[in-house]
RNA sequence: GGAGGGGAACAAGCAGUCGCGCUUGCCUGAUCUCAGGAUCAGGCGGUGAGGAAAGUCCGAACACCGCAGGGCUGGGUGCUGGAUAACGUCCAGGCGUCGUGAGGCGACGGAAAGUGCAACAGAAAAAAUACCGCCAGAAUCAAUUUCUGGUAAGGGUGAAAAGGCGAGGUAAGAGCUCACCGCGCCUGUCGCGAGACAGGCGGCAGUGUAAACCCCACCCGGUGCAAGAUCAAGUAAACAACCCUUUGAGAGUUGCCCGCUCGAGGUUGUGGGUAGAUCGCAAAGAGGCACAUGGCAACAUGUACCCAAGAUAAAUGGCUGCAAAAACAGAAUUCGGCUUAUGAUCCCCUCCUAAU
RNA sequence: GCGUUCGUAGCUCAGCUGGAUAGAGUAGUGGACUUCGAAUCCAUUGGUCGCAGGUUCGAGUCCUGCCGAGCGCG
Numbered sequence: 001g002g003a004g005g006g007g008a009a010c011a012a013g014c015a016g017u018c019g020c021g022c023u024u025g026c027c028u029g030a031u032c033u034c035a036g037g038a039u040c041a042g043g044c045g046g047u048g049a050g051g052a053a054a055g056u057c058c059g060a061a062c063a064c065c066g067c068a069g070g071g072c073u074g075g076g077u078g079c080u081g082g083a084u085a086a087c088g089u090c091c092a093g094g095c096g097u098c099g100u101g102a103g104g105c106g107a108c109g110g111a112a113a114g115u116g117c118a119a120c121a122g123a124a125a126a127a128a129u130a131c132c133g134c135c136a137g138a139a140u141c142a143a144u145u146u147c148u149g150g151u152a153a154g155g156g157u158g159a160a161a162a163g164g165c166g167a168g169g170u171a172a173g174a175g176c177u178c179a180c181c182g183c184g185c186c187u188g189u190c191g192c193g194a195g196a197c198a199g200g201c202g203g204c205a206g207u208g209u210a211a212a213c214c215c216c217a218c219c220c221g222g223u224g225c226a227a228g229a230u231c232a233a234g235u236a237a238a239c240a241a242c243c244c245u246u247u248g249a250g251a252g253u254u255g256c257c258c259g260c261u262c263g264a265g266g267u268u269g270u271g272g273g274u275a276g277a278u279c280g281c282a283a284a285g286a287g288g289c290a291c292a293u294g295g296c297a298a299c300a301u302g303u304a305c306c307c308a309a310g311a312u313a314a315a316u317g318g319c320u321g322c323a324a325a326a327a328c329a330g331a332a333u334u335c336g337g338c339u340u341a342u343g344a345u346c347c348c349c350u351c352c353u354a355a356u
Numbered sequence: 357g358c359g360u361u362c363g364u365a366g367c368u369c370a371g372c373u374g375g376a377u378a379g380a381g382u383a384g385u386g387g388a389c390u391u392c393g394a395a396u397c398c399a400u401u402g403g404u405c406g407c408a409g410g411u412u413c414g415a416g417u418c419c420u421g422c423c424g425a426g427c428g429c430g
C1' cells in the first nucleotide's frame, strides 16, 4: 500500500429568530361556587422521537373470556451446560462445515418402530441386479455364433449402484485373506455433559429423504388496549324471507366431539339511529449509569447517583449564521429479543506485496 | 393500531401428497371464410411462477427472511 475479519460508541453541536404538543410549576384575567376550590383563556418557565420508533417474526407484562368431567385434534422447540420474568434470544463449550487466515455458518434428536417417495435414464433403485465385458463348460463350427453356469474387478446409466486403496489369492473374480484408512461394538481414562483419546474385537452391515407422514423428549388455555372499565347517547316503529314450539328452533359450555345446563321464540335483510367523553396511558421500572464483589462469559448481588414525550387525525418543525451538514427513517398499551433499511467514526486482528 | 388471507401469461384462473418442456379461457399477431366487418375455423406469440436465500438428486409446490395487495375488528 492492497484485500479482508471482529467489536464499540454516535446519529449531531452552538447562537439568533418564527412556530407546534404537553405541563397539579409560577403569575394574571374571566365565569361558577357549598368559600375548600373548580373550569376556561393568556403570559413566563420547564420539557418534547429512534437505533431501528419499521416488519409484526418470537417471548412476556397487563386486561377480559374460559376452566364439573372424559376423549380427540392442533401449534412450537430440538447437540451439551448455563443465563433470564420468558423466549425460537444471549453466553460458554462439543461436533460438522466454509475460508490460506483473522473468523463465519449450522432446523445439529430418531431412517434396524412403522408407512410413503426416489421421475427420466439404466440390466438392476433397496434384504436388488448379469446389458457390455471377463472366466469355465457344452452345442454348432473354417472363422464365428448360440446356450448353461460363475463373477460386481473393469465399461456404461444415474443425484445415488451395497466400504476405499494396495498386495496376496483365483479359472476369472470377490473382505475370500492381509496392511492402512473409514465404519460398528466393547472396555478403560478424562470431562457435570455433548464428546475426546487409547486399547481390543468384528470382515463390513436395509442407501437417501423426517424444511414427507411419523416416533421420542420438553413447552403451549383463547383473544388482544379497536383488550377492557365508567358516563352520555343509541340499538325504535314498520315491512319481507327463513327455521321452530317438547319428535326441541336456538343459546351457553375456549378448536372439535361426548356429556351437562337453559330453552319459546330465533336468524337474516330493508329501514331509520348512535359513532362523543374520561380512565386504561404517560414520572419509577424485569429502567439507566458508575463502582465493588462472584462468574471464562451471558448475568447476578450490593452501594451511590440519575430519569417528567404522551397525541387522537394525531405535536416534536421552518429560516439565517459558524461551514460542506448530509443516510435510513418518525412514537400511539408497555417491555425483552430477532430480522430488515441506513450515514459517518474509532479500536483490535488476519492474509498478500514492498522497504528497513 | 391489532389480527388475518393472498401474489402463476396483458386480464380471469387451474396446477393434487415435489418429477423432466408450467397449462386453460380470453386478449394479441398471421392466415382462411366475406363485397367489407363481426362471429367462426386454423396456426402462432407471450411466463425472472412477487423478490432473495435454504432443504432436496430435483421446488410454482416445503422452510425462512423481505416486497406488494386485499379483508376483518369500535
Base pairs, nucleotide, nucleotide: 001352002351003350004349005348006347007346008345010343013322014321015320016319017318018317020048021047022046023045025044026043027042028041029040030039031038032037050328054339055338057337058336059335060334061333062224063223064222065221069258070257071256072255074220075219076218077217078216079093080092081091082090083089094108095106096105097104098103109215110214114213115212116209117208118207131155132154133151134150135149136148137147138146139145163181164180166178167177168176182204183202184201185200186199187198188197189196190195228279229278230277231276238270239269240268241267242266243265250262251261252260253259285307287306288305290303291302292301293300294299357429358428359427360426361425362424363423366382367381368380369379375413384400385399386398387397388396406422407421408420409419410418

This is a predicted complex of two RNAs, RNase P RNA and transfer RNA, with 430 nucleotides together. It holds a member of the Rfam family "Bacterial RNase P class A".